[in-house]
RNA sequence: UUCCAUCCCGGCGAUGAGGUCCGCCGCAACCGCCCGUUCCGGGCUGAUGACCUCUGCCAGCAC
Numbered sequence: 001u002u003c004c005a006u007c008c009c010g011g012c013g014a015u016g017a018g019g020u021c022c023g024c025c026g027c028a029a030c031c032g033c034c035c036g037u038u039c040c041g042g043g044c045u046g047a048u049g050a051c052c053u054c055u056g057c058c059a060g061c062a063c
Base pairs, nucleotide, nucleotide: 009026010025011024012023013022016054017053018052019051020050021049032044033043034042035041036040
């Protein structure tokens, strides 16, 4: 100096918060999908990585 493993810590997993679990990263992880004339224009889904709860949003029904 490089590589690997383990531990601690921190961060991340397309829109908020709490809990649990999973995965990834150590300046990297991460930064959704479709179409077209693709450096640009147009259209679309979801508050989760997954589960539960809350908040917000959308649709339908009842009072």

This is a predicted structure of a 63-nucleotide RNA (Fluoride riboswitch aptamer (crcB RNA motif)) from Methanoregulaceae archaeon UBA288. Its mean pLDDT, the model's own confidence on a scale to 100, is 80. Rfam family: Fluoride riboswitch aptamer (crcB RNA motif). For this family Rfam cites "Widespread genetic switches and toxicity resistance proteins for fluoride" (Baker et al., Science, 2012). It was read from a public genome assembly, where an Rfam model found it. NCBI's taxonomy places the organism under Archaea, Methanobacteriota, Methanomicrobia, Methanomicrobiales, Methanoregulaceae.